[in-house]
Molecule: Bacterial RNase P class A
Organism: Acidobacteriaceae bacterium
RNA sequence: CUGCGCGGUCGGGCAGCCGCUGGGUGUCUGGCUUUCCAGGCGCCGAGAGGAAAGUCCGGUCUCCUCAGGGCAGCAUGCCGGCUAACGGCCGGGGGUUUGCGCUCAAAGCGCACGCUACGGAUAGUGCCACAGAAAAUAUACCGCCGGGCGGAAACGUCUGGUAAGGGUGAAAAGGUGCGGUAAGAGCGCACCGCGGUCUGAGCAAUCGGGCUGGCAGGGAAAACCCCAUGUGGAGCAAGACCAAAUAGGGGAGGAGGAGCGGCCCGCUCCGUUACAACUUCCGGGUAGGUUGCUUGAGCCUGUCAGCGAUGGCAGGUCUAGACGAAUGGUUGCCGCCCACCCAGGUGGGUACAGAAACCGGCUUACAGACCGCGCAGGUUU
Numbered sequence: 001c002u003g004c005g006c007g008g009u010c011g012g013g014c015a016g017c018c019g020c021u022g023g024g025u026g027u028c029u030g031g032c033u034u035u036c037c038a039g040g041c042g043c044c045g046a047g048a049g050g051a052a053a054g055u056c057c058g059g060u061c062u063c064c065u066c067a068g069g070g071c072a073g074c075a076u077g078c079c080g081g082c083u084a085a086c087g088g089c090c091g092g093g094g095g096u097u098u099g100c101g102c103u104c105a106a107a108g109c110g111c112a113c114g115c116u117a118c119g120g121a122u123a124g125u126g127c128c129a130c131a132g133a134a135a136a137u138a139u140a141c142c143g144c145c146g147g148g149c150g151g152a153a154a155c156g157u158c159u160g161g162u163a164a165g166g167g168u169g170a171a172a173a174g175g176u177g178c179g180g181u182a183a184g185a186g187c188g189c190a191c192c193g194c195g196g197u198c199u200g201a202g203c204a205a206u207c208g209g210g211c212u213g214g215c216a217g218g219g220a221a222a223a224c225c226c227c228a229u230g231u232g233g234a235g236c237a238a239g240a241c242c243a244a245a246u247a248g249g250g251g252a253g254g255a256g257g258a259g260c261g262g263c264c265c266g267c268u269c270c271g272u273u274a275c276a277a278c279u280u281c282c283g284g285g286u287a288g289g290u291u292g293c294u295u296g297a298g299c300c301u302g303u304c305a306g307c308g309a310u311g312g313c314a315g316g317u318c319u320a321g322a323c324g325a326a327u328g329g330u331u332g333c334c335g336c337c338c339a340c341c342c343a344g345g346u347g348g349g350u351a352c353a354g355a356a357a358c359c360g361g362c363u364u365a366c367a368g369a370c371c372g373c374g375c376a377g378g379u380u381u
Base pairs, nucleotide, nucleotide: 001377002376003375004374005373006372007371008370009369010368012334013333014332015331016330017329018328020047021046023044024043025042026041027040028039029038030037031036049352053363054362056361057360058359059358060357061235062234063233064232073231074230075229076228077227078092079091080090081089082088093118094116095115096114098112099111100110101109102108119226120225124224125223127219128218141166142165143162144161145160146159147158148157149156150155174192175191176190177189178188179187193215194213195212196211197210198209199208200207201206239291240290241289242288249282250281251280252279253278256270257269258268259267260266298317299316300315301314302313303312304311305310335350336349337348338347339346340345341344
C1' cells in the first nucleotide's frame, strides 16, 4: 500500500424562493368589558431514523376482572453480575469443530480462533432407520483356543471356553501398554477415564489433590415427560371529559287535538281508567371537540468507580406531536459514483427506508465515507 474479516462512528453540505404541520408574538375584527376563545393580516424560531421497519421479547401507562388457592397452557433453564425489567447485555466456567504443539504412535494433555437451547437418561413410558450375531435382562457371523469322534494327513463334525483380531453401523458394555493365559478377558498391574469418600481454592458454576472400588453401563429430553423459576386479559382505536341535529327512554304540566272551511254551525277521525298532540326538564349515546400527548429509566460534555455491561457526581440543554395523518417542491454552487468526448467539460444517478402513547433490547434492510483491531499478500528500509 492492497484485499478480507470483526467492532465502532457517520450516513450528503451551503444558500434563495414557494408551500405544509404545530408553537410563540404583534395588530385588527367578532364572541358580554377583562381573563379567555375564534378568525384575518404580519413577524420570529422548530419540524423523521439508525434502523422510524418486523411487532419477536421486556417494561411504563390505561381499562376490565378482581375472596383466596390450585390445575392446565405458555416461556425460560451452567454460574455470577448489570438493569425498571427481559428470552437482553457483560464477565466467568464446562463442552466442542478446526489448526498448532507435546508423544514412536494412539488415547490423552496444553495453547489459539470460532461455536455452544449447557437442568434431569438409576422417576416412568416409548424410540434408535439400513446394515449387523447383538441397538441394551446383552449377544456370537467370520475368527482364536481346549476336549470328543471320523480321517494317514489336510480337514470335517459335535461340544465347551473367549470377546483380543476381522466384519456391520451414526453409535457395540471403558482406552493405551506390560504381564498373564490353551486362547482370552480389569484376570493382575501402571497411567488415563469412571464411581465413592475426605480435603484445598473459588461468592458460585467449577478446578486441583489424597485415599479407595476393577467399575457403573450406550445414544437421544430440538420424544413424551420430570424438576425449578416466571406468567391474568386487552391495548392510546387503552382510557377520561364536554357535547349538536334526528330518533328512542324517563319526570312534570297538559282534555282536547287534527281534517273539511274566509268565519260560525255541523260532520268525520283520534284521544279522554293518563300510553294523545303540545310545552318543559332530565338522562344515555352518535357526529364533533378537548384531553391522554410528549420532561423522559431524556440528551450532550467532563470526571470518578468498575476488566466490562453499567452506575455515581458536576455542568449544560429542551429537540415533531399529526389524525383523508405535515415533514414537500424548485433553483444555484459544492461533495460522491457512473458513462462519453477526454487541457476541461457534458449527461445521468446519489443507499435502506419513513414517526403515530412512550421507553429498553433483539432481528432484518442499507450506496458510500472515516476510525480501531486481527489475518493474508506485495513493496521499501